[in-house]
Order: sequence, then structure tokens, then C1' cells
RNA sequence: CUGGGUAUAGAGGAGCGGUUCCUUGACUGGCUCAUAACCAGUAGACGCGGGUUCGAAUCCCGCUACCCAAA
Repeated sequence: CUGGGUAUAGAGGAGCGGUUCCUUGACUGGCUCAUAACCAGUAGACGCGGGUUCGAAUCCCGCUACCCAAA
């Protein structure tokens, strides 16, 4: 340099163009003499920039980072 793949809450992982979901962690409340466990709730994320669309995590283009292959 060329081709392919990946990028989503603190961590790990899903996600058919139509409310961003699950596990775990954090916080608050309940329960308890208290802690753990258990129950309920809250906050927390689509790598960046454009385009298409009524509507984009999803489709298209470019860029960035990482991984793989070829040279």
C1' cells in the first nucleotide's frame, strides 16, 4: 500500500429502518439487629464526520483505532 473483519452504558454480549435490550457492576429504597443473599426502582452507551430516508445502531461514502490475510 491492497483486501477482509471489528468498534454499542464501568465491564461482557445481543440488536429485521420504527421505545437502544440482557448479564454483571454503581446508586437509592424495601427486607434484616446488621452484613450478605433476595425484591423493587434510578442513572449510565451506538468510534468520528457527512449522505439517503418521514424516521438510521442498522443502508451508502469518507476518516480514525485495533485484528487477520496477501504483497
Source information: This is a predicted structure of a 71-nucleotide RNA (transfer RNA) from Paenibacillus sp. PDC88. It matches the Rfam family "tRNA". By type it is a transfer RNA. Taxonomically the source falls in Paenibacillus (Bacteria, Bacillati, Bacilli, Caryophanales).